The RNA shown here (small-subunit ribosomal RNA) has 1493 nucleotides and comes from an uncultured prokaryote. Model confidence (mean pLDDT): 82 of 100. It matches the Rfam family "Bacterial small subunit ribosomal RNA".
RNA sequence: AGAGUUUGAUCAUGGCUCAGAAUGAACGCUGGCGGCGUGCUUUACACAUGCAAGUCGAGCGAGGCGGGGAGCAAUCCCCAGUCGAGCGGCGGACGGGUGAGUAACGCGUGGGUGACCUACCUCUGGGUGGGGGAUAACCCGGGGAAACUCGGGCUAAUACCGCAUGACAUCUGCUAGGGACCGGGGAAACCUGACCUGGCGCUAGGAGAGGGGCUCGCGUCAGAUUAGCUUGUUGGUGGGGUAAUGGCCUACCAAGGCAUCGAUCUGUAGCCGGCCUGAGAGGGUGAUCGGCCACACUGGAACUGAGACACGGUCCAGACUCCUACGGGAGGCAGCAGUGGGGAAUUUUGCGCAAUGGGGGAAACCCUGACGCAGCAACGCCGCGUGGGUGAAGAAGCACUUCGGUGUGUAAAGCCCUGUCGACGGGGACUAAGGUUGACUGUUUAAUAAGCGGUUAACUUGAAUGUACCCGUAGAGGAAGCCCCGGCUAACUCCGUGCCAGCAGCCGCGGUAAUACGGAGGGGACAAGCGUUAUUCGGAUUUACUGGGCGUAAAGGGCGCGUAGGCGGCCUGGUCAGUGAGAAGUGAAAGCCCUCGGCUUAACCGAGGACUGCUUCUCAUACUGCCAUGGCUUGAGUGUGGGAGAGGAGAGUGGAAUUCCCGGUGUAGCGGUGAAAUGCGUAGAUAUCGGGAGGAACACCAGUGGCGAAGGCGGCUCUCUGGACCACAACUGACGCUGAGGCGCGAAAGCGUGGGGAGCAAACAGGAUUAGAUACCCUGGUAGUCCACGCCCUAAACGAUGGAUACUUUGUGCAGCGGGUAUCGACCCCUGCUGUGCAGGAGCUAACGCAUUAAGUAUCCCGCCUGGGGAGUACGGUCGCAAGGCUGAAACUCAAAGGAAUUGACGGGGGCCCGCACAAGCGGUGGAGCAUGUGGUUUAAUUCGACGCAACGCGCAGAACCUUACCUGGGCUUAAACUGUACACGACUCAAGCAGAGAUGUUUGUUCCUCUUCGGAGGCGGGUAUAGAGGUGCUGCAUGGCUGUCGUCAGCUCGUGUCGUGAGAUGUUGGGUUAAGUCCCGCAACGAGCGCAACCCUUGCUACUAGUUGCCAUCAAGUAAUGUUGGGCACUCUAGUGGGACUGCCCGGGGCAACCGGGAGGAAGGCGGGGAUGACGUCAAGUCCUCAUGGCCUUUAUGUCCAGGGCUACACACGUGCUACAAUGGACGGUACAAAGAGUUGCGAUCCCGCGAGGGGGAGCUAAUCUCAUAAAGCCGUUCUCAGUUCGGAUUGCAGUCUGCAACUCGACUGCAUGAAGUUGGAAUCGCUAGUAAUCGCGGAUCAGCAUGCCGCGGUGAAUACGUUCCCGGGCCUUGUACACACCGCCCGUCACAUCACGAAAGUCGGUUGCACUAGAAGUCGGUGAGCCAACCCGCAAGGGAGGCAGCCGCCUAAAGUGUGAUCGGUAAUUGGGGUGAAGUCGUAACAAGGUA
Repeated sequence: AGAGUUUGAUCAUGGCUCAGAAUGAACGCUGGCGGCGUGCUUUACACAUGCAAGUCGAGCGAGGCGGGGAGCAAUCCCCAGUCGAGCGGCGGACGGGUGAGUAACGCGUGGGUGACCUACCUCUGGGUGGGGGAUAACCCGGGGAAACUCGGGCUAAUACCGCAUGACAUCUGCUAGGGACCGGGGAAACCUGACCUGGCGCUAGGAGAGGGGCUCGCGUCAGAUUAGCUUGUUGGUGGGGUAAUGGCCUACCAAGGCAUCGAUCUGUAGCCGGCCUGAGAGGGUGAUCGGCCACACUGGAACUGAGACACGGUCCAGACUCCUACGGGAGGCAGCAGUGGGGAAUUUUGCGCAAUGGGGGAAACCCUGACGCAGCAACGCCGCGUGGGUGAAGAAGCACUUCGGUGUGUAAAGCCCUGUCGACGGGGACUAAGGUUGACUGUUUAAUAAGCGGUUAACUUGAAUGUACCCGUAGAGGAAGCCCCGGCUAACUCCGUGCCAGCAGCCGCGGUAAUACGGAGGGGACAAGCGUUAUUCGGAUUUACUGGGCGUAAAGGGCGCGUAGGCGGCCUGGUCAGUGAGAAGUGAAAGCCCUCGGCUUAACCGAGGACUGCUUCUCAUACUGCCAUGGCUUGAGUGUGGGAGAGGAGAGUGGAAUUCCCGGUGUAGCGGUGAAAUGCGUAGAUAUCGGGAGGAACACCAGUGGCGAAGGCGGCUCUCUGGACCACAACUGACGCUGAGGCGCGAAAGCGUGGGGAGCAAACAGGAUUAGAUACCCUGGUAGUCCACGCCCUAAACGAUGGAUACUUUGUGCAGCGGGUAUCGACCCCUGCUGUGCAGGAGCUAACGCAUUAAGUAUCCCGCCUGGGGAGUACGGUCGCAAGGCUGAAACUCAAAGGAAUUGACGGGGGCCCGCACAAGCGGUGGAGCAUGUGGUUUAAUUCGACGCAACGCGCAGAACCUUACCUGGGCUUAAACUGUACACGACUCAAGCAGAGAUGUUUGUUCCUCUUCGGAGGCGGGUAUAGAGGUGCUGCAUGGCUGUCGUCAGCUCGUGUCGUGAGAUGUUGGGUUAAGUCCCGCAACGAGCGCAACCCUUGCUACUAGUUGCCAUCAAGUAAUGUUGGGCACUCUAGUGGGACUGCCCGGGGCAACCGGGAGGAAGGCGGGGAUGACGUCAAGUCCUCAUGGCCUUUAUGUCCAGGGCUACACACGUGCUACAAUGGACGGUACAAAGAGUUGCGAUCCCGCGAGGGGGAGCUAAUCUCAUAAAGCCGUUCUCAGUUCGGAUUGCAGUCUGCAACUCGACUGCAUGAAGUUGGAAUCGCUAGUAAUCGCGGAUCAGCAUGCCGCGGUGAAUACGUUCCCGGGCCUUGUACACACCGCCCGUCACAUCACGAAAGUCGGUUGCACUAGAAGUCGGUGAGCCAACCCGCAAGGGAGGCAGCCGCCUAAAGUGUGAUCGGUAAUUGGGGUGAAGUCGUAACAAGGUA
């Protein structure tokens, strides 16, 4: 510090996710030791049991025990003994727990208290005198189950009550001085009082320290779908109350107080130091430790006290639990342990007061679940160990393997060592300071008591603990797991599985070769832990203060006026609030950070330093603020003079057109559409002429022209009226900008009332279209559109761009008003301001683009945004007559949604161009019969593959057996064939017989070679065993190779440079041209490669060379005839080598180009014809059944051998062909001319036989020699005469031929006989542009035989092409795109089904709460107090007084109750939409002009 994920790729936007750190954690697997920490986050749920607050006898009176004494005893007395209930004192307000409540002066921070309190402690300086009356304990009696309680009697005090003394305080009066008033502090002097001394108390003061109360400034969560709240409320006066201010309480008076700077209400929450995270700013959090607050079963209340409205006190009410004799009582773990319950989850009913601290005490000491320790828990942090060295035969095992090997791996074993931890044995601390007693001594004192301090001696105090630590002994011995290994992210292979099982944080893996599932081997990370889950911060600049945005990604309010608020021109003076500087106080401790130190180290602990805030004081005065009853004119406004304008409102008025009405002329149609129909018209339409009515809108002018804030505004005239602009520079003197709320305006549609209604026209009706057509088109047509008044308040209300001000290069239009120059004048020209456009620079922008009218550079103010969907929905509120508007969520769900640009592809987008693509032609297919292939069906099997073009006379250049892969049956199992090893044997072979369908089995006979050291070795053969063979079994979607196709289309790319953030672009586009990215020109491109072309073959002309098997012109010979023979190589031909054609020449066009048109010459002319040749790539195209090959499967079978059958089936359907339907023909006879091939297992002549297929026979030929081999159409002649025929030949019968082991299933051919369909073929569709189509025959491969197929060959030999509108395919450029699996794309809505969350809902259940009322415990306060009362007063007494108590009454008031509201939540028949779901139904809305933009 970033990374993954939207796309084919890119940039930007934007969300989601990951890597980090952390935790009071939990869960899974695992677990050696130690140190230091931590440990109910949930039910403030309920609690058994024990303990957690007592102490003091030196305050008091009894009593018990012990000891001593006296006494005979009863009994009495004593004790610097002890125990001890009670009275009394102090403490139980601390310590400990918890976080329910609390949004508050509760907390934090800094102040105030002249408005206050403070026990114990310290200092200071006084007092401590003298009396009195009770009461517990105790005794007696009574009640009660108990808890407890009542009556009578006795008694003490540091208990209680007066009095004396006397200080402070307070009050009243007086005197003097000071001060505006109210207070405070300090010093000095003076006055008065007290004192023998010490300790401990007590007591009234003063002061301190520490603690507390009250109060103030500032800070302290969310919601406005909570906007108004408040009657003791706000203030005053009097009174009360308190330690103290105060409506704290009360009476009266006034009517205030709070709130958009967020009152009130609702929800949530203890606050802080800190802790976690972060670079920081921040964000989250508030366990342990520390400070504060609140609470103590729930609610209320007071008492006592220095302090409480009191955790282990009291009273009352309530709920719950327990006891009970049923009458009554008891209780409160949110103290420490512990139990139940809840929960994912949190410990021992331990030891000790030795230390630290606390209470009491004079002290010893007692108490102390505070605390110190131990126990449990890997819960966290830190440390240590599980060994070290050596060790290659690189062991075994395991895994992988290309079978060679490689990995695990120096790892192990082995050898040599060490000794941490643990175990055992032994030694053994610190934490202890004190305390008691004695001695000496200092101080104090009158003092040698006592007290306070020092020195010293003896004795004595440890829970943890025989612990830490140290030493020794044995011994590598007891001690490693967990997660991960597709990318992010370090780490790879095999097997299993087969969209299953499963994984997954995101992207995503899994459908037979999974580095992603499960296992294994190996590897990576961490390590006594490792992972997962949850949560927080970070990354996230993804709420942006630091540090974001708003034209198109989410986001500018529809527009204006204006309130609060925010911001604000120039100069001067003052002030010092902000601001800056310095100093002081505070900022607790702990923690963090720095330095140093202590535990062997670290964690941990100790010491010192530092520490952003707040307060106070002083200084500075530039800037901001404030003050000025100071000023200025440039911002703003006013004035004067002008012109422009569809600015607004009202009234009037005009012509054209549509429609309707009346009349004339006139006749059969009109109208409408893609085409029609509905409709109108013989009752006279349409058309045309004249007249009239009525409503609405204003052609031309008209213009990216004008005006207005926006919406918007258009004939003309008048009236009223708003604003802007220009010129002048007279006036005011900052009067300004923006603007939350608020107010107003606000297209169209819509609503209300009343008018109006020509045209147009939702709804509606009809006609068409269509599969349907509730649409598009047509004919009609009502609201509405128009007017008046009133509502509605929304728009793509758009420049998708808020307003204001300033600044910043240019060019060029238009509109308005000026100035200058010039002119007689108008123009032209220069120039200022305002408005409105275009192009473009810097700059900005993700890009597109914006660009003085900014989206540039800055300032101010307002509005708005924070992933998509759900949703602008629901609920609530508010506005509206309604429709609806404004405000505006959540659950749930997805990993994207979206922007700009790029490359493609596509378009029922455009332009240019090409192709037998169409058109123009010729001939076919589709109809018939047959052949052949395919589908389907059938079958034991009908083997398999190929499926639009680009499968279907295709693989198959040839299935009777074989082929053959299929089926049935019969056999074989190292096998039919191949290789290696081992063992034993032997030649191999050939011949014959028998069984069998055959394979095969069986029997008989025959039988080795080479070398040799004579042992044997090798070769060959079959046998046995083994490794392994074999497979036309699967996967062409694991592959190679080969092939098809787009397409012989003209394209496809690269290097360098340049442009762009980038994908990419440029080049390759453009202007011409070409068959061509062919060439030329231009150009930020310049070059190059694969393609094109050429080079190759063939054909067309020709020369040369050569002349047999070819040829024969001349010469000769011969024949019935033939190059037959001699001869020749001229010609043809053969087959080699050359030439020839290049737009080379001429004319024209074109840009002096490329090139095109025409012409000459030429055998051939613009690529001469044909072939071979197939760029980058596409189709997961085809082929595992040609071959090769990975993986899988099979191994007495999916291998192999054999016989028979099948691939040849047959209701049908399709493709490709053949033959026809006839006269351009059929039949018969005669007759002519090829090319290219093939041939020895062959072609096979002459000759003979057969009607023929063919047979017999065999010359010649390994071929320019011989043979196949007669070419056919053609030509000549005869016949047939338009018919199911002398067309056509299917089918069938009979008889044959040939091949072959064998023609039954299932061959071809021949002869005779038979003589089917078919008379030119619907929709549709195919081929062909010249030696082509059409037509005619010939040959070859395969092959024993079998050809209408295929591959070749020649013969005869056309027609047509105007042209590129249309169909199909293709190329280039451009455009749109929501497509990229690329239009066979994408995608919307209803319905149906499943499921999830939510809304509404008659109701129903609960929580919280307001108001009114009823009732009112305990208690304070007030009143009363005839009952009761010891202290004081009067009084001799009786009694009275003062004072008090009980009781009663009243105010207030908790729980409770009644009524009525508000609000929140649960639930609900039914209902509504929404989300999601692999496959459903219906349509086709959107994306291209998406077929109606």